[in-house]
RNA sequence: UGCCGGGCAGGCGAUGGAGUUCGCCUUUAAGCGCCUUGCGGCUGAUGACUCCUCCGACCGU
Numbered sequence: 001u002g003c004c005g006g007g008c009a010g011g012c013g014a015u016g017g018a019g020u021u022c023g024c025c026u027u028u029a030a031g032c033g034c035c036u037u038g039c040g041g042c043u044g045a046u047g048a049c050u051c052c053u054c055c056g057a058c059c060g061u
Base pairs, nucleotide, nucleotide: 009026010025011024012023013022016052017051018050019049020048021047033042034041035040
């Protein structure tokens, strides 16, 4: 210095924040949605659950 394994810790899971939980990754990583030749089109603020914020629709006051 390189490689392999382990520990601690950290990070990530298609647009924001928090909690719980699951999974993934170890920095050359996990991750960066789908359809279409193109124009263009579609779902969702979650990985999942709950709450808040933002946006949209309907009804009532």

This is a predicted structure of a 61-nucleotide RNA (Fluoride riboswitch aptamer (crcB RNA motif)) from Ollibium composti. The organism belongs to Ollibium, within Bacteria. Rfam family: Fluoride riboswitch aptamer (crcB RNA motif). Rfam 15.1 lists 2,293 matches to the family in 1,982 species.